[in-house]
Context: one part of a larger RNA
Molecule: large-subunit ribosomal RNA, domain I
Organism: Rothia koreensis
């Protein structure tokens, strides 16, 4: 010094565990916010500190409800001091309080701070001063007031009002902008992708949605999602790719309201005294700033593609009763209106009532004996199951305990169906047949140039839209069937809403796993978006396990101490807060051989 053997150190693999993560199904909800949100900052306890709860009424107050013995969150015990069958602490429901920051809104501001007005009340004072309650931002709408250049005006100002707006949220969604890396074995056209990304808005879904479709000689009948068709037809430096429909199967199921043409009203503006015209109709008498034209806003009427509608005429009625009115009179028969009752929807309020939800309650059966530190084990006899899903007890419990199957429960709230009363509101309703030839959505359809998206890359390129320009027809009229014509077939733009069926999970509840098991599973199982880095934007860790049960080693001895020997705990101290097993590098101690 090397080989081995043994026993030790370090050291934190392994292996068991789990309060944490992951995916996922199911139901629920799907919004908060000027009645101050999210999110936070300082405070709040008998006594540092952090979380957790709260908000100067500060681990809490007030009312109803549930429970039913103790108890004043946690690390975390101790100390003081209470509360509690007159029902405390705990759970639900509903309300009160709720500093300061923050859209932040009375002005400023380096958030959590400074500083004002102006009602009202308070304290005080010769006079000041402080305090508390309130209220002052800014755009919009809507009434109303004033009110310039400049005569009506108008533009601007003001007052008054409105649970208008403004922040904010994960992910779905509709709109307006939009890459590159990549692919194409390079690259331009293309791809990637209308994708990531920014910005704007919306709702519990969003968005399309009631045929100027789709089809083909046959039809369907609004939108939506799906399975298929189909990797088809197509497209394309006919490279790489990219890619429908149409038809069939299924989920839902729903239709509705305008614009115009007519009739009427208010206003405004032109133009007009000739009594044209109106004053339902016939006669007779009267009235009268009435009429005409336009525009503007109401209100009936209309609302369709075997085309509709409107206007005029016949006809036939229109649901039933009553009532009022038409410039006077008489008729005649309209026409406008009101009011009840019937028909049907559909909202509201109030009451009842049924389900659900937010606290709960009740829930069946096991003993003896052996080993042990300890029975839920072995061994022998029971027992219950609408309960043998699942945790917990000193080792594998149906029968110990919590629960489990079943069942029973709400004063309030709250979501949901029924049903009944109020009318409180809203709405709905003739038909045929004929003439006439007024309507039927205009800077629009269409065209041309230039984009764009359709499976279409400009191609024969329809259809769809977008910018420029240009620019119709009104039912004998337009579109549309993929250039274009003809026939045919379909269809009524250029106005507007609509549940379902789809998409999504920040969140709540419940359940599951051929998901992880501490270098894994969420970055976070452990006070984690923390600690530490960066000027910022931002980037971002590690750290689980004594023991059944602190019984955490009382009391001698070494040592200054940290530590350790004794004794004591416990089943076990090699289970002693450096603690469950405790591998390997590694670093000793004995000891055998060998140099």
């Nucleotide at each position: 010094g090397g080989c081995g053997c043994a026993c030790g150190g370090u050291g934190g693999a392994u292996g068991c565990c789990u309060g944490g993560g992951c995916a996922c199904a199911a139901g629920a909800a799907g919004c908060c916010g000027a009645u101050g949100a999210a999110g936070g900052a300082c405070g709040u306890g008998u006594g540092a500190a952090u979380c957790u709860g709260c908000g100067a009424u500060a681990a809490g107050c007030c009312u109803c409800g549930g429970g039913g013995a103790g108890u004043c969150g946690a690390u975390a015990a101790c100390u003081g001091g209470g509360c509690u069958g007159u029902g405390a602490u705990c759970c639900g429901a509903g309300g009160g309080u709720g500093u300061c920051c923050g859209a932040a809104u009375g002005g400023g501001g380096a958030a959590a701070c400074c500083c004002c007005g102006c009602u009202g009340c308070u304290u005080g004072u010769c006079a000041a001063g402080g305090g508390c309650a309130g209220u002052g931002a800014c755009c919009c709408g809507c009434a109303c007031c004033u009110g310039a250049a400049u005569g009506u005006a108008u533009a601007g100002g003001g007052u008054g009002u409105g649970u208008g707006g403004a922040g904010g949220g994960a992910a779905c969604g509709g709109g307006g902008g939009g890459a590159a890396g990549u692919g194409a074995a390079a690259c331009a056209u293309c791809u990637c992708a209308g994708u990531a990304c920014c910005c704007u808005c919306a709702g519990g879904a969003a968005g399309a949605g009631a045929a100027a479709a789709u089809a083909a000689u046959a039809a369907u009948g609004a939108u939506u999602c799906u399975g298929u068709u189909a990797g088809u037809a197509g497209u394309g430096g006919c490279g790489a790719g990219c890619g429908a429909a149409c038809g069939c199967g299924g989920a839902u199921g729903a239709g509705g309201c305008u614009a115009a043409a007519c009739c009427u009203g208010u206003g405004g503006u032109g133009u007009g005294u000739g009594a044209u015209a109106c004053c339902g109709g016939c006669a007779a008498g009267g009235g009268g700033u009435u009429g005409c034209a336009u525009c503007a806003c109401g209100g009936g009427u209309g609302u369709u593609g075997u085309g509709g509608g409107g206007c005029g005429c016949a006809c036939u009625u229109u649901u039933a009763c009553u009532g009022g009115u038409u410039c006077u009179u008489g008729u005649c028969u309209g026409g406008c209106u009101g009011g009840u009752g019937g028909u049907g929807u559909g909202c509201a309020g109030u009451g009842u009532u049924g389900u659900g939800g937010u606290a709960g309650g009740c829930g069946a059966a096991u003993c003896a004996u052996c080993u042990g530190g300890g029975a839920u084990g072995g061994u022998g006899g029971a027992c219950c199951g609408g309960a043998g899903u699942g945790g917990g007890u000193g080792a594998g419990a149906g029968u110990c305990c919590c629960g489990u199957a079943g069942u029973c429960g709400a004063a309030a709230c709250c979501a949901u169906g029924g049903u009944a009363c109020u009318g409180g509101c809203a709405u709905u309703g003739u038909g045929u047949g004929u003439g006439u030839u007024c309507c039927c959505g205009a800077g629009u359809a269409g065209c041309a140039c230039g984009g764009g998206g359709c499976u279409c890359g400009u191609g024969g390129a329809a259809u769809c839209u977008c910018g420029u320009g240009u620019g119709a027809a009104u039912c004998u009229g337009c579109c549309a069937g993929g250039a274009c014509c003809a026939c045919c077939u379909g269809g009524u733009a250029a106005g507007c809403c609509u549940g379902a069926a789809u998409a999504c999970u920040u969140u709540c509840u419940u359940g599951u796993g051929a998901c992880c098991g501490a270098u894994a599973g969420u970055g976070u199982a452990u006070c984690a978006g923390u600690a530490c880095c960066g000027u910022g934007a931002g980037g971002g860790a590690a750290u689980g396990g004594u023991g059944a049960a602190a019984a955490g080693u009382a009391c001698c001895c070494c040592g200054u101490g940290a530590g350790g020997g004794g004794a004591g705990u416990g089943a076990a101290a090699u289970a002693g807060u450096a603690c469950c097993u405790g591998a390997a590098a590694c670093c000793g101690u004995g000891u055998g051989c060998c140099u």